RNA sequence: AACUGAAAAAGCCAACCCCACCGUGAGAUGGGGGACGGAAAGCUGCGGGUCUUAUUAGAGAAAGACAGCCGGGCCGCCAGA
Numbered sequence: 001a002a003c004u005g006a007a008a009a010a011g012c013c014a015a016c017c018c019c020a021c022c023g024u025g026a027g028a029u030g031g032g033g034g035a036c037g038g039a040a041a042g043c044u045g046c047g048g049g050u051c052u053u054a055u056u057a058g059a060g061a062a063a064g065a066c067a068g069c070c071g072g073g074c075c076g077c078c079a080g081a
Stems, first nucleotide, its partner, number of pairs: 003080003012038002016033005022027001036068001042074003046071003049066005
């Protein structure tokens, strides 16, 4: 440096519920409880996907949301051989 995540250890994140707050919404942020899970559940909307939209007859377009849906890119803890 690349590979692997069986066992172990040190830490890390947190599904879900409640409250506050922001948003039309998908959802975001903070606090409390909590432990469905995760080896990138760290970062990135680049490709696909899913979802939303006060408007529209509807669809589409467009604009958004999701990184804990899959892939790509960047960075990275511990251990193994």

The RNA shown here (c-di-GMP-I riboswitch aptamer) has 81 nucleotides and comes from Oryzomonas sp. The coordinates come from a structure-prediction model, not an experiment, and the mean pLDDT is 82.